[in-house]
RNA sequence: GGAGAAGAACAAAUGGCCGCCGCCCUGGCUGCAUCAGGAUGGGUCAGGGGGGAGGAAAGUCCGGGCUCCAAAGGACAAGGUGCUGGGUAACACCCAGUCGCGGUGACGGGAAGGAAAGUGCCACAGAAAGGAUACCGCCCCGCCUGGCGCGGGGUAAGGGUGAAAUGGUGAGGUAAGAGCUCACCAGUUCCGUCGGUGACGGCGGAAGCUAGGCAAACCCCACCUGGAGCAAGGCCAAAUAGGGGAACGCACGAGGGUGGUCCGCCCCAGUUCCCGGGUAGGCCGCUUGAUCCCAUCGGUAACGGUGGGGCUAGAUGAAUGGUCAUUGUCCCGCAGGCGGGUGACUGCCUCGGGAAACAGAACCCGGCUUAUGGGCUUCUCCGACA
Numbered sequence: 001g002g003a004g005a006a007g008a009a010c011a012a013a014u015g016g017c018c019g020c021c022g023c024c025c026u027g028g029c030u031g032c033a034u035c036a037g038g039a040u041g042g043g044u045c046a047g048g049g050g051g052g053a054g055g056a057a058a059g060u061c062c063g064g065g066c067u068c069c070a071a072a073g074g075a076c077a078a079g080g081u082g083c084u085g086g087g088u089a090a091c092a093c094c095c096a097g098u099c100g101c102g103g104u105g106a107c108g109g110g111a112a113g114g115a116a117a118g119u120g121c122c123a124c125a126g127a128a129a130g131g132a133u134a135c136c137g138c139c140c141c142g143c144c145u146g147g148c149g150c151g152g153g154g155u156a157a158g159g160g161u162g163a164a165a166u167g168g169u170g171a172g173g174u175a176a177g178a179g180c181u182c183a184c185c186a187g188u189u190c191c192g193u194c195g196g197u198g199a200c201g202g203c204g205g206a207a208g209c210u211a212g213g214c215a216a217a218c219c220c221c222a223c224c225u226g227g228a229g230c231a232a233g234g235c236c237a238a239a240u241a242g243g244g245g246a247a248c249g250c251a252c253g254a255g256g257g258u259g260g261u262c263c264g265c266c267c268c269a270g271u272u273c274c275c276g277g278g279u280a281g282g283c284c285g286c287u288u289g290a291u292c293c294c295a296u297c298g299g300u301a302a303c304g305g306u307g308g309g310g311c312u313a314g315a316u317g318a319a320u321g322g323u324c325a326u327u328g329u330c331c332c333g334c335a336g337g338c339g340g341g342u343g344a345c346u347g348c349c350u351c352g353g354g355a356a357a358c359a360g361a362a363c364c365c366g367g368c369u370u371a372u373g374g375g376c377u378u379c380u381c382c383g384a385c386a
Base pairs, nucleotide, nucleotide: 001382002381003380004379005378006377007376010373012327013326014325015324016323017322018321020052021051023049024048025047026046027045028044029043030042032041033040034039035038054358058369059368061367062366063365064364065363066229067228068227069226078225079224080223081222082221083097084096085095086094087093098112099110101108102107113220114219118218119217120214121213122212135159136158137155138154139153140152141151142150143149144147167185168184169183170182171181172180186210187209188207189206190205191204192203193202194201195200233284234283235282236281243275244274245273246272247271248270255267256266257265258264291310292309293308294307295306296305297304298303329355330354331353332352333351335350336349337348338347339346340345
């Protein structure tokens, strides 16, 4: 220098101007509400103070808190999880390990129980895709037309097909062959022993046991799981319509209009009040929490204990913005200057030009996944130079 691996952070700062959304304080106004003519609350206006998105706020994929509904208990169904030990409120997450896989390596990744309970499937090719199969070849027998022949049988050693076809090598054996038999090697299952909490590993022995793969096919085994979600749920509560009740009234006329009032005149079968439910609207839920930071102790670690400190958005068509200046960061330059090193190379300063991504809380947390900018630290392999 090139190509990589892992990890921890950051996501600019200050100021001016113009805005946006909550909260607090002060003052003015108030045909509003409540009570004993003043106060409190609400509304509105002005001024001041202080606060205002993320590492993923995202996808809504897992797990929990919280709320309402359901629920004796058990079984079935349905769904999920599936090596071991630990962490946690919980998990499909995290940590540490086991086994096997990928990579030269740093390191990465694995839904990793059962295929010897049963059922099913295995494209194409191939004779046969499984307690299976004989296409060629090999061997034996039979036939006659005596051939590169036909028929029957044996054979998985050789050829061929395929992702996958009967453990491997050698010897014996045989008509030819074959774990058919034997020795060694590999695997499987079982037994013993040692190490480990365990998954598992080491060593020794036995059995010819060698019986393909797929369970993210059905299934079997073990364990787990009630449903819906803040539009949960609770409180206050108009107008209009409708429901229930009471009073007055239906021509002996309630009520309305005219009018200062009464009479009169006109209209008219309902009118007034109370109660309760629901809607609009408002309030609570709502942000102090399995919280964050620091120190210390225990633990390999995830994490936990103790002590101290901090408070950091709560909107509801939904605010958290825009612009300018200066500074910082990074990149580029056959620009200039000062250095380091034997060298390949490289540091700092000035100047000029440029860049800053993905993306926006909506009840709250723990994860996972995806999107995304440039830089930093540690490590690996290769190359070059000394």

The RNA shown here (Bacterial RNase P class A) has 386 nucleotides and comes from a Thermodesulfobacteriota bacterium. Model confidence (mean pLDDT): 77 of 100. The sequence is in RNAcentral, with records from ENA. Rfam family: Bacterial RNase P class A. It is annotated as a ribozyme. Rfam links the family to the GO terms tRNA processing, dimeric ribonuclease P complex and ribonuclease P activity. The source organism's lineage runs through Bacteria, Pseudomonadati and Thermodesulfobacteriota.